Predicted 3D model of a 76-nucleotide RNA (transfer RNA) from a bacterium. Model confidence (mean pLDDT): 81 of 100. Rfam family: tRNA. By type it is a transfer RNA.

RNA sequence: GGGCCUGUGGCUCAGUUGGUAGAGCGCCGCAUUCGCAUUGCGGAGGUCGACGGUUCGAUUCCGUUCAGGUCCACCA
Numbered sequence: 001g002g003g004c005c006u007g008u009g010g011c012u013c014a015g016u017u018g019g020u021a022g023a024g025c026g027c028c029g030c031a032u033u034c035g036c037a038u039u040g041c042g043g044a045g046g047u048c049g050a051c052g053g054u055u056c057g058a059u060u061c062c063g064u065u066c067a068g069g070u071c072c073a074c075c076a
Base pairs, nucleotide, nucleotide: 001072002071003070004069005068006067007066010025011024012023013022019056027043028042029041030040031039049065050064051063052062053061
């Protein structure tokens, strides 16, 4: 330098014919308990790595770019 893969709440991940984002764990509150744990109910938290484009509308399509992984090439 080139090819491919990944990037989504704090963590691990889901989310196909583009229609406005969810789960588990964690966190907070309430109930339960003498108290803790467990269990039940409720809640907060994400402009989907960044920028731009297409579109009425983009996590999804296109371009550039950043980070990580992997393979190849070059130099030595």